[in-house]
RNA sequence: GUGUGCUAGGCGGGGAGUUAGCGGUGCCCUGAACCUGCAAGCCGCUAUAGCAGGGCUGAAUUCCUUACCAAGGGAUUUGAUGUCCGUGUAUGAUGUAUGCAAGUAGUGUUGAUAAUCAAGCCUAACGCAAUUGGCUACUGUGAACCUUGUCAGGACCGGGAGGUAGCAGCAAUAAGCAGACCAGCCAAUGUGCCGUUAGUUUACUUGGUUUGAGCCAACUACAUAUGUCUGCUCGGAAUAGAAUUUCGACGUAAGGUGCACAC
Repeated sequence: GUGUGCUAGGCGGGGAGUUAGCGGUGCCCUGAACCUGCAAGCCGCUAUAGCAGGGCUGAAUUCCUUACCAAGGGAUUUGAUGUCCGUGUAUGAUGUAUGCAAGUAGUGUUGAUAAUCAAGCCUAACGCAAUUGGCUACUGUGAACCUUGUCAGGACCGGGAGGUAGCAGCAAUAAGCAGACCAGCCAAUGUGCCGUUAGUUUACUUGGUUUGAGCCAACUACAUAUGUCUGCUCGGAAUAGAAUUUCGACGUAAGGUGCACAC
């Protein structure tokens, strides 16, 4: 130096976060580089820092170290003329509410407005009527005896004439029951305005008298208050960006690194 076969190693990496620390699952960046099981209030380890099992490759373009470049991430400072929030203010526009009465419209000498009288509406009291309930009166029925009248028969008294008490029956009634609502009395009221009186902040309606030109507030305008948009000042918050720093994938360059056998 060549050939063959092994082993170390490799078969993605990084950032933030978490952790005593290291790695993983998860998130993000880059890249294209095996498989199975475990795993976020977690899983497995201990500065030799994933564990367990299997597979491929294998001492060099592929492993290790250093330097450079640089995607991307973190920290600190600064930070917008862009964004959002708040305060104040100005101009213009605009919404709402209230006022006013210059204009338009409407209405008014067939009488505005104002005043007044009377009445109605509303309320109360009294009376009256109605209704309802009750009572009286009316009609009927109605007592074996303890209601009345008449009392057959029979009973009793009497010598007789006659008399006494009195059941049934008949009649009339009491208590009660029923009917009819014509008459009268009492009570009640979310019945009625029928009558009378009184009242009501005055609202509404009708009629009369006096006065004699306004009334209205729908629209426009004006004024006040309040709000929205636009502009400006001031203040605040975060972000973009900038500076410094830190970690740093991929890539580039250089260097380093085994064993055995045979020729």
This is a predicted structure of a 263-nucleotide RNA (Bacterial large signal recognition particle RNA) from a Candidatus Cloacimonadota bacterium. The source organism's lineage runs through Bacteria, Pseudomonadati and Candidatus Cloacimonadota.